Parts: sequence; C1' cells; structure tokens
RNA sequence: GCAGCUUAUUAAGUGAUCGCUUGUUUUAGUACAAGAGGAAAGUCCGGGCAGCGUAGGGCAUAACAGUCGCUAACGGCGACCGGGAGUAAUCCUAGGGAAAGUGCCACAGAAACGAUACCGCCUUCCGUUAGGGGGGUAAGGGUGAAAGGAGUGGGGUAAGAGCCCACAGCUGCUCAUGGUGACAUGAGGAGGAGGUAAACCCUGUUAGCUGCAAGGAGAUCUACGUCAAGGGUGGCCCGCCUGUAGGUCGUUAUCCGCUCGAUUUCUUGGGCAACCAAGGAGCUAGAUAGAUGAUCACUCACGACAGAACCCGGCUUAUCGAUAGGCUGUCGAA
Repeated sequence: GCAGCUUAUUAAGUGAUCGCUUGUUUUAGUACAAGAGGAAAGUCCGGGCAGCGUAGGGCAUAACAGUCGCUAACGGCGACCGGGAGUAAUCCUAGGGAAAGUGCCACAGAAACGAUACCGCCUUCCGUUAGGGGGGUAAGGGUGAAAGGAGUGGGGUAAGAGCCCACAGCUGCUCAUGGUGACAUGAGGAGGAGGUAAACCCUGUUAGCUGCAAGGAGAUCUACGUCAAGGGUGGCCCGCCUGUAGGUCGUUAUCCGCUCGAUUUCUUGGGCAACCAAGGAGCUAGAUAGAUGAUCACUCACGACAGAACCCGGCUUAUCGAUAGGCUGUCGAA
C1' cells in the first nucleotide's frame, strides 16, 4: 500500500433575525432557561405502575432448554464448553432425551427397521444345448445422503459373514487427573450402534388477568337481607370470598396520573467481562387535533432512515456518510 474482521462516537455545522411549546420571572411575551432518535419504527419479549382477584390447588395452553455468572426481569447480556465455517482475525449455533413410545426418510433402487435379495458367488437336481427348479450367502457390483444401517487385515468356510483373532475408530459404562461446571486428557471394557424431536412426544423450568383508551378526582334516598340466589377480569374444575337491587341531582368540560427515573456523568475499588459497591457533580420534551419552523450568509463530509404521547431494559427491521481505535492476511521498504 492492498484485502478483511471488530469496537466506539456522530447523524450536516456555525452565526444573525423573526416565529412556536413548557417552566421560572416581570407592570407587561418583560427577561432567562430548555425543547424528538439511533433507531423515537415494529408492538416482538420482559418489567415498573394501576385496577380486579384471597392472591390457593389442578387441568388445558404457551414459552424456554449446553455450563457458570449478570440483571428488577427476559426468549436478553457476558464468559466458557461442544459442533460448524474461515489461512486467520473472527462469525454462526432452535446445543436436554432417538437404549420410553409413535411417525417420517422424496427420487433412484430388489429393498429404507428389520428384510420374501436385482446382478453375482457356492452347492444340488432336470435338460443334447440354451436354460430352468431347490438350498445356502450378503464379502464383490449397481442405486442412493444413508443399506443387515461401524472399518482394515488375516484365519475359517462349499461359498461367505464379528463366526474367530489382531489393529484402529464412534458411543452408552468404569476408574484416574484437571476444572465451580458443561467438559478435556489418559487407561480399561463391552459388542450397545442409520438419520430425523425447527415431527408428535418425554424430561426439567417459568407463566393470575386486563392494561395509561389502566386508573383517580361527588352528594343523597328507598326496599330486601346477613340463608339462598347472584357475583367475584383469558378457558374449565375444586376450594375460598362476597350484601344485593333500584332511584334523583352533578360530571363527558377540566384536573391528576405526566416525568426525579431500576436516570446521566466523573473518580476510586472489585471482577477476564457482562456488571457491582462507595463518594462527588447534574436535571436533559410533557403536547392533547397535537410544539422545534421560516429567512439570510458562510463551510464541506453535500446530509440517508426518519418525529416522543405513562416510563424503562432488550430484540428485530430501515439507513446517506464521516471520524477514532484494536486485530488478521498479503506485498514492499528501512
């Protein structure tokens, strides 16, 4: 220099004038401060919060699934282990169970869980010959991703086969060492053995429901009654709990919820990290038909995707560029 991998920041900028919303202030829109995102999007997960429900049990249903940690929690994040891709930096992983059961494996092939064997090999019978019948076989060939669903060599056999032996491989199992653990390494030993659970299923764990369009902001009268009935916030059952029904006036405007938060940032300590603890500093939108726009000048990187509506932690999707750092490969120079 070229080609890649990965992390973080930013999201046109600066100045002036006028305008909009909220808050504080002022006699006075007088003065001052602040004012859409890295995804605000999707509504996909998890919560905070609010209401109902004794808030218990069970069925059904749904989700998750290597190990250990983090977190309020999660289907999230971090580290590690196993498997896969890549020369590598790195990236992906729906990663418990197929020796509980039931299914499925297209096409090709004789045949895809138990074999009734296509070609072939051996043996025997019939036949002048060609060829045909019976018995045995699965080592060789063909088909296929995969075939008595693990290999090579030797022995043995009529011909063959874990039938026997040796070596080596996979894996359930046992022991030793290391590790919190998943697991790794080594030794032994058995003859257990196709794949598929992102098929049904089994095992383990978790899950009350509805949701800011949640909720809250009144007064009063009558009847029956403490049994029963009725009612009790996804579906059903059991348990448990519970006064019920009706009328008149007011309200559909407005206010609260509504922004101080599982908050931002700095330092120190702990941790590989995610993150945790302590101390300091700070306040950064609260609209409700819905606020940030217009004009001028300059700059260059020429500006994409795109606008909060109770709040927060994640995931997913869209996206023009710019900047800074770390690492890998290759070429070259000193």
Bacterial RNase P class A from Saccharimonadales bacterium (SeqCode), 334 nucleotides, folded computationally. It matches the Rfam family "Bacterial RNase P class A". By type it is a ribozyme. The gene name in the source record is rnpB. Lineage of the source: Bacteria > Bacteria candidate phyla > Candidatus Saccharimonadota > Candidatus Saccharimonadia > Saccharimonadales (SeqCode). The coordinates come from a structure-prediction model, not an experiment, and the mean pLDDT is 75.